[in-house]
RNA sequence: CUCUUAUUAAGAGAGGUGGAGGGACUGGCCCGACGAAGCCCGGCAACCGUUAAAUAUCAUCGAUAUUUAAAAAGGUGCCAAUUCCUGCAAAGCAUAAGCUUUGGAUGAUGAGAG
Numbered sequence: 001c002u003c004u005u006a007u008u009a010a011g012a013g014a015g016g017u018g019g020a021g022g023g024a025c026u027g028g029c030c031c032g033a034c035g036a037a038g039c040c041c042g043g044c045a046a047c048c049g050u051u052a053a054a055u056a057u058c059a060u061c062g063a064u065a066u067u068u069a070a071a072a073a074g075g076u077g078c079c080a081a082u083u084c085c086u087g088c089a090a091a092g093c094a095u096a097a098g099c100u101u102u103g104g105a106u107g108a109u110g111a112g113a114g
Base pairs, nucleotide, nucleotide: 001114002113003112004111005110006109007108008107013041015040016039017038021031022030023029025087027085028084042079043078044077047075048074050070051069052068053067054066055065056064057063058062088103089102090101091100092099093098
C1' cells in the first nucleotide's frame, strides 16, 4: 500500500508544556490568545490479548470455535459538535428553494491475509 471483516448517536481533565492553528477531502458550519496542533501526565473504552463458565466439533482428558461474565497488568485505539453536517441512490413532502427518512459511499480504528 491492497484485500477481507467488525465497529463508528455512548464514554473520557478548570493539569503541565507549547505557541497558531485545527475539525481527513468538497461545499458548509464550527472550535481556537478565556490559548489550536504537537509532546508529557491524566482519563475513557474494551478491538486483540487474559481469566472463568456453558455449548458444539475434533477424537481426547487436551485443542479449536461460538456465546456469556469479569478485570484492566500487556498490544493498539480514543478523549468539541452523530464519522460535526454534506457529497451517491431511492422513497415521501413541497409550485420552487428545499426538508425528512432509509441505504450506500468516504474517512477512522481494531483483527486477519497478501
Source information:
This is a predicted structure of a 114-nucleotide RNA (SAM riboswitch aptamer (S box leader)) from Halolactibacillus alkaliphilus. The model forms 97% of the base pairs in the Rfam consensus. Its mean pLDDT, the model's own confidence on a scale to 100, is 83. The source organism's lineage runs through Bacteria, Bacillota, Caryophanales, Bacillaceae and Halolactibacillus. It was read from a public genome assembly, where an Rfam model found it.